[in-house]
Context: one part of a larger RNA
C1' cells in the first nucleotide's frame, strides 16, 4: 500500500469561509463516453493446469488441449451513470409578519469598594500570622465624618438559564450592524453537501509605538519557616493586567467526539415564539417546531459508557493514524521585530 481504526489505548486540524475535486432530488425526451449482453480478431513459444505418450521409475522430455480474467473491432440493450433539452417542488435560498437574547462595534452616563490627597474629631497604636517580624505609626496612623482625584470591574438580579463558527460575551443609554428560531404560504427552481489549496477570526502569554496605571502582581528586595528554602506564609514592589494602533498564532482551543443527509423506544426538566382550549386577562392544561440539560431501551462497546444533541443503523466529502524513546527535535525551507511558529526525519536503541 492494503486493510484496520480516530470520546479515554496512537490518532477528528482552535474555528469559520471558500476555488480545484469528490458526491448529489423528483419526472419526461433524445443521445449513448462509462457499464451491460453476443459475435470476430488479437493475447509469440516455452512455463503453470488437463489428458496422453517416452527414456525400468521419478525429475526430465515429447504431444494434444484448456486457460490467458487483458486489448481492438462489430452489433446490440438504455435499468445506472455520462452529455443536451424541458419540466417540477419535498432539498437550498428569497420574502412578509413577529417575539427572544452577556451575538459584534462606537459615543455616552451610573452606584458600590479599594487606593491616595486636603480637612476635622481623637490618641496610642495599627496591620499581618500556626505563633512573629520585617512594614505603618507623636512630623499624629489605624478608627471615624466631610470634601476632592483616579483607574479598573460591574454586587444582588443569576439559572444544568441565554446568545456566538470558534475563541469568547454579563451595570445602563441611544446610534450602527450579523446571526438563528416561530408563523404566513407568495417567488426563485437543485442554485445543494463536502473541501486539498488559499483567506479571514483566533484566550492568556508575549513583542513594537504612544497613552495610562486605582487594585492586583511575574522578577526583585526584606520579614520569616527550615538541616537548607533560590519556595509555600507575610510585608513591600516592577513589567504586565487596561487604552489606542499594529505584530505574534498558541492552550487540557475539550464534549480530548470534523462537517452534511437519513432512520431508530420511551420518561423529566428547562429557554424560545406558535396554535389549540378556558378565562376580562394571567395562571395552568395539550399539541407541534427549534435549542439546553438528566435519566434510560434496542443497538453500539474492550470496558467504563454513549443512548434522536449517539460513541446505534447507513450514506457523502475531508483531516489524521500506523510499537516505545531518540523528537514535535536536529537539517532544510516558509513566515515573525523578537521570542518563537508551522513543515518535519535519520543514525542509535529498548
Nucleotide at each position: 500500500u492494503u486493510g484496520g481504526g480516530c470520546g479515554u489505548a496512537a490518532a477528528g486540524a482552535g474555528c469559520a469561509g471558500g476555488u480545484a475535486g469528490g458526491u448529489g432530488g423528483u419526472c419526461u425526451u433524445a443521445u449513448u463516453a462509462g457499464u451491460c449482453u453476443a459475435g470476430g480478431g488479437u493475447g509469440a513459444a516455452a512455463g503453470c493446469c488437463u489428458u496422453g505418450a517416452g527414456c525400468u521409475u521419478a525429475a526430465c522430455u515429447c504431444a494434444a488441449g484448456a486457460a490467458g480474467u487483458g486489448c481492438c473491432u462489430u452489433a446490440g440493450a438504455a435499468a445506472c451513470g455520462g452529455u443536451a433539452a424541458g419540466a417540477c417542488u419535498a432539498g437550498a435560498g428569497u420574502c412578509u409578519u413577529g417575539g427572544a437574547g452577556a451575538g459584534g462595534g462606537u459615543c455616552g452616563c451610573g452606584g458600590a469598594a479599594u487606593u491616595c490627597c486636603c480637612g476635622g474629631u481623637g490618641u496610642a497604636g495599627c496591620g499581618g500570622u500556626g505563633a512573629a517580624a520585617u512594614g505603618c505609626g507623636u512630623a499624629g496612623a489605624u478608627a471615624u465624618c466631610g470634601g476632592g482625584a483616579g483607574g479598573a470591574a460591574c454586587a444582588c438580579c443569576a439559572g444544568a438559564g441565554g446568545c456566538g463558527a470558534a475563541a469568547g460575551c454579563g451595570g445602563u443609554g441611544a446610534c450602527c450592524u450579523g446571526g438563528a428560531c416561530a408563523a404566513g404560504a407568495a417567488c426563485u427552481g437543485a442554485c445543494a453537501c463536502u473541501c486539498a489549496a488559499c483567506u479571514g477570526c483566533g484566550a492568556a502569554a508575549g513583542c513594537a509605538u504612544g497613552g495610562g496605571g486605582a487594585g492586583c502582581a511575574a522578577a526583585c528586595a526584606g520579614g520569616a519557616u527550615u538541616a537548607g528554602a533560590u519556595a509555600c506564609c507575610c510585608u513591600g514592589g516592577u513589567a504586565g493586567u487596561c487604552c489606542a494602533u499594529g505584530c505574534c498564532g498558541u492552550a487540557a482551543a475539550c464534549g480530548a467526539u470534523g462537517g452534511g443527509u437519513a432512520c431508530u423506544a420511551g420518561u423529566u426538566u428547562u429557554a424560545g415564539a406558535g396554535g389549540g382550549a378556558u378565562u376580562u386577562g394571567a395562571c395552568c392544561c395539550c399539541c407541534a417546531c427549534u435549542g439546553a440539560a438528566a435519566c434510560g431501551g434496542a443497538g453500539c462497546u474492550a470496558a467504563c459508557g454513549c443512548g434522536a444533541u449517539a460513541a446505534g443503523u447507513a450514506c457523502c466529502c475531508c483531516g489524521c493514524c500506523u510499537g516505545g524513546g531518540a523528537a514535535g527535535u536536529a537539517c532544510g525551507g516558509u513566515c515573525g521585530c523578537a521570542a518563537g511558529a508551522c513543515u518535519a526525519a535519520a543514525a542509535c536503541u529498548c